[in-house]
RNA sequence: AUUACCUUCGGGCAAAUUUUACGAAAGUAAGAGACGCAAAGCCACGGGCCUAAGACUUAAUAGUUAUGGCAGCCGGGUUGCAAAA
Numbered sequence: 001a002u003u004a005c006c007u008u009c010g011g012g013c014a015a016a017u018u019u020u021a022c023g024a025a026a027g028u029a030a031g032a033g034a035c036g037c038a039a040a041g042c043c044a045c046g047g048g049c050c051u052a053a054g055a056c057u058u059a060a061u062a063g064u065u066a067u068g069g070c071a072g073c074c075g076g077g078u079u080g081c082a083a084a085a
Base pairs, nucleotide, nucleotide: 012037013036017032018031019030020029021028022027035072041078042077043076045075046074047073048070049069050068054065055064056063057062
């Protein structure tokens, strides 16, 4: 540059499950994997939820409790992409 076909942004994140590691557990990280998400990016400030090592209590079983967690439970704060005005 030409021809043909496809698509209508480009893309992003990653549930369950599973492998490995950490942890008492909840859970977390990395790999595989996609249920979904216009903030399913980040932050424990408020509510809520999960766990109970340690502590307290009980005759015992058990029970209570976060200093441990959940941002993909909600609210809030904050940052970002696209379009429109």
Record summary:
c-di-GMP-I riboswitch aptamer from Robertmurraya siralis, 85 nucleotides, folded computationally. Rfam family: c-di-GMP-I riboswitch aptamer. From the family's description: GEMM was predicted in a large-scale screen for bacterial structured RNA regulatory elements. Its mean pLDDT, the model's own confidence on a scale to 100, is 83.